[in-house]
Context: one part of a larger RNA
Molecule: small-subunit ribosomal RNA, central domain
Organism: uncultured prokaryote
RNA sequence: CUGGGCGUAAAGGGCUCGCAGGCGGCUGAAUAAGUCAGAUGUGAAAUCCCCGGGCUUAACCUGGGAACUGCAUUCGAUACUGGGCAUCUAGAGUAUGGUAGAGGGAAGUGGAAUUUCCGGAGUAGCGGUGAUAUGCGUAGAUAUCGGAAGGAACACCAGUGGCGAAGGCGGCUUCCUGGACCAAUACUGACACUGAGGUGCGAAAGCGUGGGUAGCAAACAGGAUUAGAUACCCUGGUAGUCCACGCCCUAAACGAUGAGAACUAGCCGUUGGGGGUAUCAAAACCUUUAGUGCCGAAGCUAACGCGUUAAGUUCUCCGCCUGGGGAGUACGACCGCAAGGUUAAAACUC
Numbered sequence: 001c002u003g004g005g006c007g008u009a010a011a012g013g014g015c016u017c018g019c020a021g022g023c024g025g026c027u028g029a030a031u032a033a034g035u036c037a038g039a040u041g042u043g044a045a046a047u048c049c050c051c052g053g054g055c056u057u058a059a060c061c062u063g064g065g066a067a068c069u070g071c072a073u074u075c076g077a078u079a080c081u082g083g084g085c086a087u088c089u090a091g092a093g094u095a096u097g098g099u100a101g102a103g104g105g106a107a108g109u110g111g112a113a114u115u116u117c118c119g120g121a122g123u124a125g126c127g128g129u130g131a132u133a134u135g136c137g138u139a140g141a142u143a144u145c146g147g148a149a150g151g152a153a154c155a156c157c158a159g160u161g162g163c164g165a166a167g168g169c170g171g172c173u174u175c176c177u178g179g180a181c182c183a184a185u186a187c188u189g190a191c192a193c194u195g196a197g198g199u200g201c202g203a204a205a206g207c208g209u210g211g212g213u214a215g216c217a218a219a220c221a222g223g224a225u226u227a228g229a230u231a232c233c234c235u236g237g238u239a240g241u242c243c244a245c246g247c248c249c250u251a252a253a254c255g256a257u258g259a260g261a262a263c264u265a266g267c268c269g270u271u272g273g274g275g276g277u278a279u280c281a282a283a284a285c286c287u288u289u290a291g292u293g294c295c296g297a298a299g300c301u302a303a304c305g306c307g308u309u310a311a312g313u314u315c316u317c318c319g320c321c322u323g324g325g326g327a328g329u330a331c332g333a334c335c336g337c338a339a340g341g342u343u344a345a346a347a348c349u350c
Stems, first nucleotide, its partner, number of pairs: 003322004007304002012318001014201002017198001021194002025088001027086002031082001033081002035077002038074005049065006091191001092188004096183004103177007110154001115149006125136002162169002206247006215241002220236004258317006266295001268293010299306002323350003332343004
């Protein structure tokens, strides 16, 4: 390489959009590039293969045949693929009417709590721990009542509930805005799927400039513990956490499971929508559809387990793996303000 694979053994890109490329629904007539078949020409000789011949045999030499799986031309075939034409509506999309939602952005606003400050009242402790101590407190603390300021987060509702492509999203109100689902019709007529490069998004931490800072809290300081204690525990505490703008681009970015499509027993929950039975209505029941869970037929799997939300049976396209260490490192390149990121070896060794 071929092959075999990618939930947990090595292996699914963090996620979208999308150029090229790959691949692509139904029907009709035509075409004949791919495809198939015939013929002709060519495919040097030697070699290989088959049947013979010559050296005592063999290697070796030699005659004939076959073969040379190819190419070109030409005459045909037309199922499939392709290109062109026409048609259709089951894929995809648009319109109409509804529905649910922590989907996104901006502005405003609410209550509880922590902290600080002011005032009242009040007195000797408070705090903290396994036990202490550092710390706070007669300059009046802690506990308690009233008031004020400010920042951050939103108890209950809350749910294997919802929404989003992923990261993620949770007080309330308003404005702007994306997507999904359902029902019945109408319309477009394959417009689809995937997607190397590319593009945008991308938790936390970190970086730059300017704000902000209540609580928490790397670093740091002190107190304990200990043989030591650069820790675990305690008292403090700065970056940071928050906001605006600009970077960074990584995660156990996980369902450790790429996207799309079709097919293949069921049972029980739950969320959104539709229809029906019955009803005053609601609840209930039946059914359908889109999600989200549990358990399980067949089947798959090394097992664990998966099982219409597949890891079953198939198709299309992309990414990735190929013994452990060296190493996700060196070097080079690209990106970044930096931290570093992406791409990515080898010697050597087992």